[in-house]
RNA sequence: CCGUUCUCAACGGGGUGCGCGGCAUUAGCCGACGCUGAGAUAAACCCGUCGAACCUGACCCGGCUAAUACCGGCGUAGGGAUUUGAGAGUGCUUCACCU
Repeated sequence: CCGUUCUCAACGGGGUGCGCGGCAUUAGCCGACGCUGAGAUAAACCCGUCGAACCUGACCCGGCUAAUACCGGCGUAGGGAUUUGAGAGUGCUUCACCU
C1' cells in the first nucleotide's frame, strides 16, 4: 500500500402489526393487558448495492395459529438507500537493516 473483519461517528434508506379490554360508536383514541419480533413510534432498532432492511404483486396460494407472526411457494419476479471518515484486529506481498 492492498484485501478482509469488527467498533464508533456522520450521512442516507426503512417498518411499526395482530388480539383483548375501556371510551366513542363514524373515523378513531387510550392501556403497568396478551402474541410475535432487532424494532410494534424508540432522540430506539434494522438496513445501505456482496443490497429479502423495506416496498409492489397482495385483502395472493398451501400449511400452521385465537389472530398476527411463523414455515413453504410466488422468487433467478419488479423496485430499493451511489455512502463517507476514524480506530482496532487480521492476511498477503515487496524492500531495508541486524544476527
TPP riboswitch aptamer (THI element) from Erwinia sp. 198, 99 nucleotides, folded computationally.
Its mean pLDDT, the model's own confidence on a scale to 100, is 75.
Of the family's consensus pairs, 95% are formed in the model.